[in-house]
Context: one part of a larger RNA
RNA sequence: CUGGGUUUAAAGGGUGCGUAGGCGGCACUGUAAGUCAGUGGUGAAAGCUUUCGGCUUAACCGGAAAAUUGCCAUUGAUACUGCAGUGCUUGAGUGUAGACGAAGUAGGCGGAAUACAGCAUGUAGCGGUGAAAUGCUUAGAUAUGCUGUAGAACACCGAUUGCGAAGGCAGCUUACUAGACUACUACUGACGCUGAGGCACGAAAGCUAGGGGAGCGAAUGGGAUUAGAUACCCCCAGUAGUCCUAGCUGUAAACGAUGGAUACUAGGUGUAGCUUGUAUCGACCCGAGCUGUGCCGAAGCUAACGCGUUAAGUAUCCCGCCUGGGGAGUACGCACGCAAGUGUGAAACUC
Numbered sequence: 001c002u003g004g005g006u007u008u009a010a011a012g013g014g015u016g017c018g019u020a021g022g023c024g025g026c027a028c029u030g031u032a033a034g035u036c037a038g039u040g041g042u043g044a045a046a047g048c049u050u051u052c053g054g055c056u057u058a059a060c061c062g063g064a065a066a067a068u069u070g071c072c073a074u075u076g077a078u079a080c081u082g083c084a085g086u087g088c089u090u091g092a093g094u095g096u097a098g099a100c101g102a103a104g105u106a107g108g109c110g111g112a113a114u115a116c117a118g119c120a121u122g123u124a125g126c127g128g129u130g131a132a133a134u135g136c137u138u139a140g141a142u143a144u145g146c147u148g149u150a151g152a153a154c155a156c157c158g159a160u161u162g163c164g165a166a167g168g169c170a171g172c173u174u175a176c177u178a179g180a181c182u183a184c185u186a187c188u189g190a191c192g193c194u195g196a197g198g199c200a201c202g203a204a205a206g207c208u209a210g211g212g213g214a215g216c217g218a219a220u221g222g223g224a225u226u227a228g229a230u231a232c233c234c235c236c237a238g239u240a241g242u243c244c245u246a247g248c249u250g251u252a253a254a255c256g257a258u259g260g261a262u263a264c265u266a267g268g269u270g271u272a273g274c275u276u277g278u279a280u281c282g283a284c285c286c287g288a289g290c291u292g293u294g295c296c297g298a299a300g301c302u303a304a305c306g307c308g309u310u311a312a313g314u315a316u317c318c319c320g321c322c323u324g325g326g327g328a329g330u331a332c333g334c335a336c337g338c339a340a341g342u343g344u345g346a347a348a349c350u351c
Stems, first nucleotide, its partner, number of pairs: 004322003008304001012319001014201004021194003025088007033081002035077008049065006091191001092188003095184004100179001103177007110154001114150008125136002162169002206248006215242002220237004259318006267296011300307002324351003333344004
């Protein structure tokens, strides 16, 4: 390279946008580059293969043919691909109308809880645990009431619910921004799919600078536990952090452990959004269509588990990745980063 794979055995890039490239709808015309056919030239000899012959046979040798799958030229064919042109509307996009959602960004507001502070009532305990102790408390705690301040998170609704490319998103409200969806089929007329590099986004932890700091809480201190306990679990405290602003980091079991797009292939049953038929005063109910999200299952697939119109089925196109375990996601080099580290990524050796 051919070939085989990628949910769980090694293997889907964390996600999107998009450059080059690869691939690409229906109809017609032209061309004839790819493609196919014929002819000519060339493709040294030896060797290989077939056949005939010469040494008593064979090896060996000689003759002939075939092969040399190729290249060049030329004459044709035109289904497919390419190229050029014309047209089309079903792919794609635009428009009009509608309705949807925890989609994003910024601002404002709210109540419950917690902590703290002040005042008041009130008196000896409170707290905590398996049991305790450390801790708090007559300088009046815990408890109860009123008032105030602060930070963080939004009970119920709440749901195999919804939205988002993924990460993720949940009190209420305002402004701005984005989106898929449904109906109409008015417009453009293949404008499409994928996407090496590249760019952007990217949980938590961590880093830099400045704020903030209620609760929780790595580290740390103390109490217990224990033979010991420099620990897990438990208790009392508690720094960083968790929160905000600006920047960096760029990784996760970033998971559906399942890349994206298109088409096709039984059904049943929930649920969300929109449209519509019957019906109705109207709304439900019942039925139909599209889009999403679940469960169960025909065929088929699978090593099995299972998947099964949201495929892991049947096919096509494009990209990433895999090739025994360890060594090792290490070393070295390079790039990026303030650092932590990240990306790329071996070999010896060994089983």
RNAcentral holds the full RNA, with entries from ENA. This is a predicted structure of a 351-nucleotide part of an RNA (small-subunit ribosomal RNA, central domain) from an uncultured organism. It matches the Rfam family "Bacterial small subunit ribosomal RNA".